[in-house]
RNA sequence: ACCAAAUAUCGGCAAAGUUCUCCGAAAGGAAAUGACGCAAAGCCAUGGAUCUACAGUCUCAAAUCUUGGGGCCAGGAUAGCCAGGUUGCAGCC
Numbered sequence: 001a002c003c004a005a006a007u008a009u010c011g012g013c014a015a016a017g018u019u020c021u022c023c024g025a026a027a028g029g030a031a032a033u034g035a036c037g038c039a040a041a042g043c044c045a046u047g048g049a050u051c052u053a054c055a056g057u058c059u060c061a062a063a064u065c066u067u068g069g070g071g072c073c074a075g076g077a078u079a080g081c082c083a084g085g086u087u088g089c090a091g092c093c
Stems, first nucleotide, its partner, number of pairs: 002091001012038002017033003021030003036080001042086003046083003049078003054075001056072007
């Protein structure tokens, strides 16, 4: 410099499940356990996708300064859904 193909240890990460735990309205996250997998399963929500709907907005009902039901909707979440960006390890040559 490259990193197309092949390749990974006594090293790294850690899905599902579990919990008198913590954060959150929820989705989800943290911690512990666990070991399905991962060569970026490191980092970044920019595009798509998916999940949620506190607030907002529309609407319906009622016993109407309010309460409840329903619709819509990310300022929320997923980087272990895909793409993109960015940094980096072993290592062939």
The RNA shown here (c-di-GMP-I riboswitch aptamer) has 93 nucleotides and comes from Paenibacillus sp. FSL R7-0331. Of the family's consensus pairs, 95% are formed in the model. The sequence is in RNAcentral, with records from Rfam and Ribocentre.